[in-house]
RNA sequence: UGGGCUGGCCGGGCGACCGCGUCGCUCCCUGCUUCACGGCAGGUGGCGCCGAGGAAGGUCCGGGCUCCACAGGGCAGGGUGAUGGCCAACGGCCAUCCGGGGCAACCCGCGGGAAAGUGCCACAGAGAACAGACCGCCACUGCGUGCAGUGGUAAGGGUGAAACGGUGGUGCAAGAGACCACCAGUGCGGCGGGCGACCGUCGCAGCUCGGCAAACCCCACCCGGAGCAAGGUCAGACAGUGUGCGUGCGAGGGCGGCCCGUCCGAGCACACGGGUAGACCGCACGAGGCGGCCGGCAACGGUCGCCCGAGAUGGAUGGUCGCCACGCUUCGGCGGACAGAACCCGGCCUACAGGCCAGCCCAUUCG
Repeated sequence: UGGGCUGGCCGGGCGACCGCGUCGCUCCCUGCUUCACGGCAGGUGGCGCCGAGGAAGGUCCGGGCUCCACAGGGCAGGGUGAUGGCCAACGGCCAUCCGGGGCAACCCGCGGGAAAGUGCCACAGAGAACAGACCGCCACUGCGUGCAGUGGUAAGGGUGAAACGGUGGUGCAAGAGACCACCAGUGCGGCGGGCGACCGUCGCAGCUCGGCAAACCCCACCCGGAGCAAGGUCAGACAGUGUGCGUGCGAGGGCGGCCCGUCCGAGCACACGGGUAGACCGCACGAGGCGGCCGGCAACGGUCGCCCGAGAUGGAUGGUCGCCACGCUUCGGCGGACAGAACCCGGCCUACAGGCCAGCCCAUUCG
């Protein structure tokens, strides 16, 4: 200097004028209450603090919270799937192991089981799971100068993504783990390291026992339901009729499906018809934010100090002007991404014009 990898951050600034929303204070006015001071409610004005995000998006996970009398047992169903740790928890995060990609930094993971069973692997090929003889090699027989038949063979060649270990030898009619040496794999066992997943090493054995479980399945662990339109308080309004079932021989209900158990229970279901639907709480003090120190490889935890950063409810932050900064420019000017809280929080995923910082890897050059 160039390319790459990982992590973090900004995403316009300043000033003036006018205008919004919650809350707090205050002058004045109105009403109620009080013996009065005062208090409460409403209205106009003034002043003051604060006022959309890194994703507020998706609604994919996990929770807090609220309600269902307790959520008992089982089946079905769903989720996760290496080890250790963090967390309120998770399908999240951190570290490590194994496997794959990459020169590397680093990234990814479909990470328990294929000798429990079932299933799939097109086409090609003889044969695709305990299969197989197309070309070939060898022996014998026949006929006759390379053909046919019988038997043996799977080392060589071919097909294929993949062909039932590899290299070298012994042996054989020719071959073959048939046997031997070494290697890889598998099983069993010993020693060493590690909390562990695993790693290293040694020995024995039979000779080798494909892939897919993000196929069905088996195994291990986990899982009540519904959701702020949850759930409460106040106000307001009401009109029934018919059919069916049922009243202790129990209809119906206890809100993911089914069964068992258990509890409540005199009304329930359907059709037609009538009335009301406004205000307030929930609603922001939180698994909260920021900083220092300590522990830990880290995620994170502990401790001390400081702070209180929207709470709307047809739904609030906008308009104008000037300057600065950034990008483009024909020097006139033009432009600025993704995008708006609605109970809250921890994650994951997706979108993002332009830009900044730090560390690491590779290549090249100079000193």

Notes:
Predicted 3D model of a 367-nucleotide RNA (Bacterial RNase P class A) from Nocardioides gansuensis. It matches the Rfam family "Bacterial RNase P class A". Rfam classes the family as a ribozyme. The coordinates come from a structure-prediction model, not an experiment, and the mean pLDDT is 77. It was read from a public genome assembly, where an Rfam model found it.